[in-house]
Context: one part of a larger RNA
RNA sequence: UGAUGUUGAAGGAACUCGGCAAAAUGCACCCGUAACUUCGGAAUAAGGGUGGCCUGCUCUGGGCAACCAGAAUCAGGUAGCAUAAAAUAGGGGGUAGCGACUGUUUAUUAAAAACAUAGGGCUCUGCAAAGUGGCAACACGACGUAUAGGGUCCGACGCCUGCCCGGUGCUGGAAGGUUAAGAGGAGUUGUGCAAGCAGCGAAUUGAAGCCCCAGUAAACGGCGGCCGUAACUAUAACGGUCCUAAGGUAGCGAAAUUCCUUGUCGGGUAAGUUCCGACCUGCACGAAUGGCGUAACGACUUCCCCGCUGUCUCCAACAUCAACUCA
Repeated sequence: UGAUGUUGAAGGAACUCGGCAAAAUGCACCCGUAACUUCGGAAUAAGGGUGGCCUGCUCUGGGCAACCAGAAUCAGGUAGCAUAAAAUAGGGGGUAGCGACUGUUUAUUAAAAACAUAGGGCUCUGCAAAGUGGCAACACGACGUAUAGGGUCCGACGCCUGCCCGGUGCUGGAAGGUUAAGAGGAGUUGUGCAAGCAGCGAAUUGAAGCCCCAGUAAACGGCGGCCGUAACUAUAACGGUCCUAAGGUAGCGAAAUUCCUUGUCGGGUAAGUUCCGACCUGCACGAAUGGCGUAACGACUUCCCCGCUGUCUCCAACAUCAACUCA
């Protein structure tokens, strides 16, 4: 000096990105227990008291009995600094975000807000099913049969899920347009004396697809601009105009989304770029690429408080091991 432990005056998070680490709590019984809530919970909420040993009294179970095991109450006594005397053994509360939950994951830097999930929707599939593997036979699907199976999106629950089918996709459409090979063969070319042989070839006919016509957004997706206007000012319920397939509804909003921005106001602090509550000027929220809430849950993330402490003010001592010096 390092490692691992133990202890510490006064203070008690002043440390630090952050209470990281440590300390504290811890058991049983008795009392007591809030908001909120899906009425199950939250809850060991929080908070408080008691606890050893000896003597006396009672009950329960087992046993023929002696006795063994267990439970409860009161009274009296008694030792210690301390009695759940060691070991084992939850710190707690409030707030917000995200995800409903238990679960799963980057074996060896990520455990999460990511994945999954019950549940909701759309879509395909009538059975030799759709779909998948295989060149095929065949197999799975399934010894199942639409309350089944495949694909896809959302993700408990509650309240809901607005407008747009112009583009892309998908589905449907006995018409029409376009259109390949093929059919067709008017005509025409070469050659031959000719029969012929060999070419080229116009109308006409000719499938799907595409064009076209519809439907469809819990399909991919999208959801405006400018100008004016009210008897202070400001603002604009209102009007005009341009464009669009339609111009963002409910709800939420400086948000895991807000650039300007430490927005402004309020709360908490002596002092708060974080946090909570509001406002709305949403650079660039928004409704199953789900919107907004939500009890319970979380080795998740944010902020605050109580307790507690060597995290710190500010370091010190001790124990063990190593390093180091000497032999």
Predicted 3D model of a 327-nucleotide part of an RNA (large-subunit ribosomal RNA, domain IV) from an uncultured SAR116 cluster alpha proteobacterium. Rfam family: Bacterial large subunit ribosomal RNA. Its family is annotated with structural constituent of ribosome and ribosome in the Gene Ontology.